[in-house]
RNA sequence: AACAGUUAAAGCCAAACUUGCUGAAAAGCAGGGACGGAAAGCCACGGGGCUUCUGAGUCAGCCGGGUUACCUUU
Numbered sequence: 001a002a003c004a005g006u007u008a009a010a011g012c013c014a015a016a017c018u019u020g021c022u023g024a025a026a027a028g029c030a031g032g033g034a035c036g037g038a039a040a041g042c043c044a045c046g047g048g049g050c051u052u053c054u055g056a057g058u059c060a061g062c063c064g065g066g067u068u069a070c071c072u073u074u
Stems, first nucleotide, its partner, number of pairs: 002074001004072002012037002017032006035061001041067003045064003048059004
């Protein structure tokens, strides 16, 4: 440096549900919570889902792609 993996260890994130706030809504943010995750970190570029005040918005924990990263083996 690259690939692979979670064997071991240190850690990380946080589904459903719930409380408060924002929003037209989907949904998002914060607290609790833990279904799960090896990128469940980030990006709305392509497909797809959802919402719609049909202008537009949203989902990265739907798939693909891009990019960055811990530990360990080789």

The RNA shown here (c-di-GMP-I riboswitch aptamer) has 74 nucleotides and comes from a Pseudomonadota bacterium. Its Rfam family is "c-di-GMP-I riboswitch aptamer". Rfam describes the family as follows. GEMM was predicted in a large-scale screen for bacterial structured RNA regulatory elements. NCBI's taxonomy places the organism under Bacteria, Pseudomonadati, Pseudomonadota. It was read from a public genome assembly, where an Rfam model found it.